Model confidence (mean pLDDT): 78 of 100. SAM riboswitch aptamer (S box leader), 103 nucleotides, folded computationally.
RNA sequence: UUCUUAUCAAGAAAGGUGGAGGGAUUAGGCCCUGUGAUACCUUGGCAACCUGCUCUCGGGCAAGGUGCCACAUCCGGCUUCGAUUAACGAAGAGAGAUAAGUC
Numbered sequence: 001u002u003c004u005u006a007u008c009a010a011g012a013a014a015g016g017u018g019g020a021g022g023g024a025u026u027a028g029g030c031c032c033u034g035u036g037a038u039a040c041c042u043u044g045g046c047a048a049c050c051u052g053c054u055c056u057c058g059g060g061c062a063a064g065g066u067g068c069c070a071c072a073u074c075c076g077g078c079u080u081c082g083a084u085u086a087a088c089g090a091a092g093a094g095a096g097a098u099a100a101g102u103c
Stems, first nucleotide, its partner, number of pairs: 003101006013043005021032003028075002044069003049065002051062004073095001078092005
């Protein structure tokens, strides 16, 4: 970096460094943030994709490799449908994240 498959429910924070923006991505909205965000480090924790053990083959246990620990894959934006003055509702695409595999 290409492609494929699965999931995007729930869950889980303290301390330190540092000092201004952050919530992937574009208008806008909404939200977090000097009561110190984002990020990084330490410690702790969550989950169970791969993994190991076990099994009555349904599962169960562990936590080695990853991952994650505001709302939340925020709304909207694109398509379709419903409704419609409008607001709005539902599904999907695209994009993205993670895991496993693959070029």

It was read from a public genome assembly, where an Rfam model found it.